[in-house]
């Protein structure tokens, strides 16, 4: 340099053939019930689409540039 894969809550992930209001689940955290207290259970809540630009009525989804990281050739 050149191709190719990866990026989504604090962690791990679903969603990827563009459409259901709000982006879903699991831990973990707060927060109430329950309990003498704690632990479990049970309710309930904060938290993410790497960044920009473009298409499009609509974009995690698709296209173009970067950015990181990996893997390959060179």
């Nucleotide at each position: 340099g050149c191709u190719g894969c990866u990026g989504u809550c604090g962690u791990c992930u679903a969603g990827a053939g563009g459409g259901u209001c709000g982006a879903g689940g699991a831990c973990a955290c707060c927060c109430g019930a329950c309990u003498u207290u704690g632990g479990a259970u049970c309710g309930g809540g904060u938290a993410a689409c790497g960044g920009g630009g473009g298409u499009u009525c609509a974009a995690a989804u698709c296209c173009c540039c970067c950015c990181a990281g990996c893997a390959g050739c060179a």

Notes
This is a predicted structure of a 74-nucleotide RNA (transfer RNA) from a Thermodesulfobacteriota bacterium. Its mean pLDDT, the model's own confidence on a scale to 100, is 81. The organism belongs to Thermodesulfobacteriota, within Bacteria. It matches the Rfam family "tRNA". It is annotated as a transfer RNA.